[in-house]
RNA sequence: UCAGACGGCCGGGCGGCCGCACCGCCAAUCCGGGAAACCGGGGCGGUGAGGAAAGUCCGGGCUCCACGGAGGCAGGGCGCCGGGUAACACCCGGCAGGAGCGAUCCUCGGGAUAGCGCCACAGAGAGCAGACCGCCGCAGGCUUCGGCCCGCGGUAAGGGUGAAAGGGUGCGGUAAGAGCGCACCGGGCUCCCAGCAAUGGGGGCCGCAUGGCAAGCCCCGCCUGGAGCAAGACCGAAUAGGGACGGCGCGCCGGUGUUCGCACCGGCAGGCGGGCCUCCGCGCCGCCGUCCGGGUGGGUCGCGUGAGGCGCGCAGCAAUGCGCGUCCCAGAGGAAUGGCCGUCCUCGACAGAACCCGGCUUACAGGCCGUCUGACCGC
Numbered sequence: 001u002c003a004g005a006c007g008g009c010c011g012g013g014c015g016g017c018c019g020c021a022c023c024g025c026c027a028a029u030c031c032g033g034g035a036a037a038c039c040g041g042g043g044c045g046g047u048g049a050g051g052a053a054a055g056u057c058c059g060g061g062c063u064c065c066a067c068g069g070a071g072g073c074a075g076g077g078c079g080c081c082g083g084g085u086a087a088c089a090c091c092c093g094g095c096a097g098g099a100g101c102g103a104u105c106c107u108c109g110g111g112a113u114a115g116c117g118c119c120a121c122a123g124a125g126a127g128c129a130g131a132c133c134g135c136c137g138c139a140g141g142c143u144u145c146g147g148c149c150c151g152c153g154g155u156a157a158g159g160g161u162g163a164a165a166g167g168g169u170g171c172g173g174u175a176a177g178a179g180c181g182c183a184c185c186g187g188g189c190u191c192c193c194a195g196c197a198a199u200g201g202g203g204g205c206c207g208c209a210u211g212g213c214a215a216g217c218c219c220c221g222c223c224u225g226g227a228g229c230a231a232g233a234c235c236g237a238a239u240a241g242g243g244a245c246g247g248c249g250c251g252c253c254g255g256u257g258u259u260c261g262c263a264c265c266g267g268c269a270g271g272c273g274g275g276c277c278u279c280c281g282c283g284c285c286g287c288c289g290u291c292c293g294g295g296u297g298g299g300u301c302g303c304g305u306g307a308g309g310c311g312c313g314c315a316g317c318a319a320u321g322c323g324c325g326u327c328c329c330a331g332a333g334g335a336a337u338g339g340c341c342g343u344c345c346u347c348g349a350c351a352g353a354a355c356c357c358g359g360c361u362u363a364c365a366g367g368c369c370g371u372c373u374g375a376c377c378g379c
Base pairs, nucleotide, nucleotide: 001375002374003373004372005371006370007369008368009367010366012344013343014342015341016340017339018338020048021047022046023045024044025043026042030041031040032039033038050350054361055360057359058358059357060356061355062228063227064226065225067281068280069279070278071277072276073275075224076223077222078221079220080094081093082092083091084090095109096107097106098105099104110219111218115217116216117213118212119211132159133158134155135154136153137152138151140149141148142147167185168184169183170182171181172180187206188205189204190203191202192201193200194199232301233300234299235298242292243291244290245289246288247287248286251268252267253266254265255264256263257262270285271284272283273282308327309326310325311324312323313322314321315320
């Protein structure tokens, strides 16, 4: 200097004038309109969209459910090891496999010997296999003496088909071959060492043989109530405590009263209680479903002080945790940020909160910073 990898930041700035929303203070028991209900209104100060606010894919906080506890099932999620976290399918660190010269990046990461299923076409043969072209031996026939045809036997090293052909390379051996034998690699079993572990390294023995897909169903291990801010709470107001149909249940015993119709109390049974089943406890006395119709179309809260931001220190490879200090940083309710002027330059991309956080994924003009890798050149 060029190319690359990983991580972080900004994403219009400044000034002036006017205009928005919320909060606090003052005005004030104020001013204007109106019969009233009610409507409108001033000044000062502070704050006011994002890294993704997006997708709604995960995990929670929170709210509600007369349900709570224990056990199990279904459905769903995850899947190498260790750690982080409120939690997770997230994040960090490592292992294994793969890509790359490298920095680094990627991952369908438990089980194919529990069982089922699939592997098209091609090919001789794709789960116990297989002989198409070939190679070798023997017998017979033919021969232009090069060899050819056919039968039997042996063969799976060579070639071909395929995504994949039942270990790989080499040497020996054989009629030709074959783990047939041997060396190394690979595989299985076992022992030792290192490591929390995944796993790695080394030694010995062994028959040299047991394809793939589980992101096909499945098996194994761990985790898991249901709904959701249109959750829900309060105030006010209004209506019709409406009507029809269907299903389950409406029971038994004892006592008291009795107007002899029945009422009340107690016990047992039965039904119901936000996936299902069983047991225990508790609560209710009915429960479930469909259709038609009526009322409320108001106000306040929930609604922002948080698993919060920033700075410093300590521990840790890191994710992160702890301590100290400091700050308050949107709360609308058809939805607040706009308009004008001047100026600077990165000439402005993707794009606007609606209960709130932790993630993941997707989109993004332009600019800046740091660390590392490779190539070339110079000293």
This is a predicted structure of a 379-nucleotide RNA (Bacterial RNase P class A) from uncultured Euryhalocaulis sp.
Taxonomically the source falls in Euryhalocaulis (Bacteria, Pseudomonadati, Pseudomonadota, Alphaproteobacteria).
The sequence was found by an Rfam model in a public genome assembly.
Its Rfam family is "Bacterial RNase P class A". The family's RNA type in Rfam is ribozyme.
The coordinates come from a structure-prediction model, not an experiment, and the mean pLDDT is 75.